[in-house]
About this RNA: The RNA shown here (Glycine riboswitch aptamer) has 92 nucleotides and comes from an uncultured Alphaproteobacteria bacterium. It matches the Rfam family "Glycine riboswitch aptamer". Its Rfam clan is "Glycine riboswitch clan". It was read from a public genome assembly, where an Rfam model found it. The coordinates come from a structure-prediction model, not an experiment, and the mean pLDDT is 77.
RNA sequence: AUGAUCCCUGCGGGAGAGAUCGGGUCCGUGGACCCGGCGCCGAAGGAGCAACCGCCCCGGAAACUCUCAGGCAACCGGACCGCAGGGGGAUG
Numbered sequence: 001a002u003g004a005u006c007c008c009u010g011c012g013g014g015a016g017a018g019a020u021c022g023g024g025u026c027c028g029u030g031g032a033c034c035c036g037g038c039g040c041c042g043a044a045g046g047a048g049c050a051a052c053c054g055c056c057c058c059g060g061a062a063a064c065u066c067u068c069a070g071g072c073a074a075c076c077g078g079a080c081c082g083c084a085g086g087g088g089g090a091u092g
Base pairs, nucleotide, nucleotide: 006087007086008085009084010083011082012081013080018038020037021036022035023034024033025032026031027030039072040071041070045068046066047065048064052060053059054058
């Protein structure tokens, strides 16, 4: 001096699927919450297999699969993407 992978923060974008049925509670009577039932969704998280990768003993592994969890009007959340800032310090 260049400053990677990675992590955090802020902003923007961000899909899918019942504004479902019954009971109960709260209150400002339109909603919120809890329990139970049926039907669904996959892109928080989690788990499984595996292409593949590695230092090849063994590990790391998905947007695939499963739906435990989560979600199914709006709000919130949301993998991932872009921009900015911070941490960090590989590499030259």